[in-house]
Context: one part of a larger RNA
RNA sequence: GGAUGAACGCUAGCGGCAGGCUUAAUACAUGCAAGUCGUGGGGCAGCACAGGUAGCAAUACUGGGUGGCGACCGGCAAACGGGUGCGGAACACGUACGCAACCUUCCUUUAAGCGGGGAAUAGCCCAGGGAAACUUGGAUUAAUACCCCAUAAGACAAUGGUGUGGCAUCACACAGUUGUUAAAGCUCCGGCACUUAAAGAUGGGCGUGCGGCUGAUUAGGUAGUUGGCGGGGUAACGGCCCACCAAGCCGACGAUCAGUAACUGGUGUGAGAGCACGACCAGUCACACGGGCACUGAGACACGGGCCCGACUCCUACGGGAGGCAGCAGUAAGGAAUAUUGGUCAAUGGACGCAAGUCUGAACCAGCCAUGCCGCGUGGAGGAUGAAGGCCCUCUGGGUUGUAAACUUCUUUUAUUGGGGAAGAAACCUGUUUUUUCUAAAGCAGUUGACGGUACCCGAUGAAUAAGCACCGGCUAACUCCGUGCCAGCAGCCGCGGUAAUACGGAGGGUGCAAGCGUUAUCC
Repeated sequence: GGAUGAACGCUAGCGGCAGGCUUAAUACAUGCAAGUCGUGGGGCAGCACAGGUAGCAAUACUGGGUGGCGACCGGCAAACGGGUGCGGAACACGUACGCAACCUUCCUUUAAGCGGGGAAUAGCCCAGGGAAACUUGGAUUAAUACCCCAUAAGACAAUGGUGUGGCAUCACACAGUUGUUAAAGCUCCGGCACUUAAAGAUGGGCGUGCGGCUGAUUAGGUAGUUGGCGGGGUAACGGCCCACCAAGCCGACGAUCAGUAACUGGUGUGAGAGCACGACCAGUCACACGGGCACUGAGACACGGGCCCGACUCCUACGGGAGGCAGCAGUAAGGAAUAUUGGUCAAUGGACGCAAGUCUGAACCAGCCAUGCCGCGUGGAGGAUGAAGGCCCUCUGGGUUGUAAACUUCUUUUAUUGGGGAAGAAACCUGUUUUUUCUAAAGCAGUUGACGGUACCCGAUGAAUAAGCACCGGCUAACUCCGUGCCAGCAGCCGCGGUAAUACGGAGGGUGCAAGCGUUAUCC
C1' cells in the first nucleotide's frame, strides 16, 4: 500500500447493487416451512343449492339428489427443495480412467398384452377401557388395496450344441429343449391410466492412478490382521460377514500414533514465483438433541417418518404420556458483533392433478443496518472599502483568514409539492378460425402483477434540505501563539515533556481523505 462476513470512537444528505451469529452443532415459547388426487373407492362430519313437510309469512325440520368434501382406504410425492460444518487426514474431495461386477420411479421410442374368479379390511354402526395420549371387542362394506386361476415371451431358471473374440475370472453371436412368472380401471368417448420386455435419457453405486496439513520430544504397527478354498449376503465386486487352511500384510519414499481441518471451482495479495484463506455464489461430502437399529420404497438406514438406550424439557387424575428450529421469522444465553414473529405465489422452479387448481418461509419482493462497492449532491458565475471579527507581528501600522463573506446575477441535480405512469406477461385456460393421416400446430379475442401508484416522465417553488473526521518533530503532505514545567500527558518506530515544547492541552492557520474519517484485529 492492498484486503475484510469485521468491531469500536466521532460524524452522517440520497440512490443502485451486494452482504448481514465468524462466538454456544447452546436451549427454545408461538406461528408457518409437504402436500395433492373425488377422472381409484366406500361414503356424507361440516358448508352451499335444487327438492320435500309444517306455516299467510318470517322461519323450523328434512334432504347424498347436486356442487363439493372433514376423517378413512388407495396412488404419487414426502430420498427433491431449504439449513449447518459436528465428524472425518478418508477414494471424503479434485482430476483422469475403468465396471467382462451394477441399479435406475417418473420421461421418450419400439414390441406385445389388458380374460375369469375369490376372501378380507379401514371407514360407518353397536358395546366397552383410559385423566389424557390413545385403545379393545362385535357386526357390516368398497376399490387402481390383497389373493387365486388362465394366457405368455426375445424376461427369469435349468440344460446340451456351433462359431467368433478377448483382459485371467470370461464376453458376444446363432438357432434349440424343459419349467416359472403379468395386468386396473376411470372417462365428457377425445383419451388418461395399468402389465411385460427391449433400447435411450437422467440420476446414482463400486474400483483404481495421481494431487493437496503439522509433529520423529510418535519407530515399529496389525489376528478378520494378509492371502486362499467353500459358503452367506448385496443391485453389484469384495474379509463385507462366516467356517476351514496357510502366515502373511504395512513401514525412514515416514507405517502407527497424536494434533488440526469439511473438500473444490475459487477469493485476497503479489511483477511473478509464491504465501494466506475457502463468508456470499456453484459442485461434492457429512450431519439433523447424543448413540444404535432396521422398516417402507426405484431411491433413505430418512431434518419437520418409526423403534430402543441416554441426557434435557413439558403435561398428568401418579397409572402413564408428549417433544426435538444446524427450515423461515422470532426468544433467551454467549459475545466486540450480525436483521422482520413482513407480502405474494405475479414471474422462475418443484409436488400432485386430464384439467381448473391446491400446496410451496424454495423463489421473487418489501423492512432494518454507511457492513462493503459504485454513483450523485451539499451550488455556479461575478464580486476588494482586500469590510467586520478572530489570530500573529518589529503594533498610529502591517500580515493572514480571503473571492472567503456581504452584495449582484444564474441554475434546480437533490428536496418539497401537483399531475401522468411502466417493462417484467408469455403461456395455461375460455371462445373462435385455419391447417392436419395420426399426434398436434398456427392465428385472433378475452383473462392473470406481490413488488407498486414503485421505477421513470412532465410541471411548480426556492440556494432553498445536506460536512465531517484524522493529522501537522522525522519517517510523512501540513506552523505559529498561549497554557503546562520529567507534572499533566503523547507515542507505530526513533523518541517528546525538568520555564520560550512546530512532539503534551487549547486556539488560529494549514495538510489529507470525504458521507465518511480514524483506531483495533487478521492476511499478503
Predicted 3D model of a 524-nucleotide part of an RNA (small-subunit ribosomal RNA, 5' domain) from a moss metagenome. Its mean pLDDT, the model's own confidence on a scale to 100, is 86. Its Rfam family is "Bacterial small subunit ribosomal RNA". Gene Ontology terms of the family: structural constituent of ribosome and ribosome. The RNAcentral record of the full RNA draws on SILVA.